A computed fold for a 105-nucleotide RNA from an uncultured Bacteroidia bacterium, annotated as SAM riboswitch aptamer (S box leader). The model forms 97% of the base pairs in the Rfam consensus. The coordinates come from a structure-prediction model, not an experiment, and the mean pLDDT is 79.
RNA sequence: GCGUUAUCAAGAAAGACGGAGGGAAUAGGUCCUGUGAAGUCUUGGCAACCUGUUUGAAAGACAAGGUGCUACAUCCUAUCAGCCUGUUGGCUGAAUAGAUACCAA
Numbered sequence: 001g002c003g004u005u006a007u008c009a010a011g012a013a014a015g016a017c018g019g020a021g022g023g024a025a026u027a028g029g030u031c032c033u034g035u036g037a038a039g040u041c042u043u044g045g046c047a048a049c050c051u052g053u054u055u056g057a058a059a060g061a062c063a064a065g066g067u068g069c070u071a072c073a074u075c076c077u078a079u080c081a082g083c084c085u086g087u088u089g090g091c092u093g094a095a096u097a098g099a100u101a102c103c104a105a
Base pairs, nucleotide, nucleotide: 003103005101006100007099008098013043014042015041016040017039021032022031023030026078027077028076029075044070045069046068049066050065051063052062053061054060074097079094080093081092082091083090084089
């Protein structure tokens, strides 16, 4: 990197270095940012996918070892379907894409 499955409305920040971008990619919008972006490190924290304990088993509960995450929300629109609207357009759902975990090769 490819694939299966599950989830994606909740949750959780301080410090040091750094020095201009960032919110996945393209376009438009929008938001954050020298009152310090990305990134790296440290210490915390959140969650409970795997894991462990418990149980005859399942479910559940508890713990937190392996991942993951820790502005706002997969930020909105883009493709399709349905509904509403006089129109611009709006709402809902799905798909695509993406993120994370487990499994498999």